Record summary:
Transfer RNA from Nitrospira sp., 71 nucleotides, folded computationally. The RNAcentral record of the sequence draws on ENA.
RNA sequence: GCCGGUGUAGUACAGUGGGAGUAUACCUGGUUCGUACCCAGGAGACGGGGGUUCGAUUCCCCCUGCCGGCU
Numbered sequence: 001g002c003c004g005g006u007g008u009a010g011u012a013c014a015g016u017g018g019g020a021g022u023a024u025a026c027c028u029g030g031u032u033c034g035u036a037c038c039c040a041g042g043a044g045a046c047g048g049g050g051g052u053u054c055g056a057u058u059c060c061c062c063c064u065g066c067c068g069g070c071u
Base pairs, nucleotide, nucleotide: 001070002069003068004067005066006065007064010024011023012022013021018054026042027041028040029039030038047063048062049061050060051059
């Protein structure tokens, strides 16, 4: 330099056009003499920009972080 993959909550992952989810962590309450476990509830995210579309995490383009391959 070229090619491919990947980027979603603090962390690990789903989600292939219309309601953004799961686990864990975190917070609050309950339970307990107290802590932990357990139970109930809560907050928290689509890498950045542009385009297509009535509507984009999803499709297209550019940039960027990471991983791999070729030279």
It matches the Rfam family "tRNA". Rfam classes the family as a transfer RNA. Its family is annotated with triplet codon-amino acid adaptor activity in the Gene Ontology.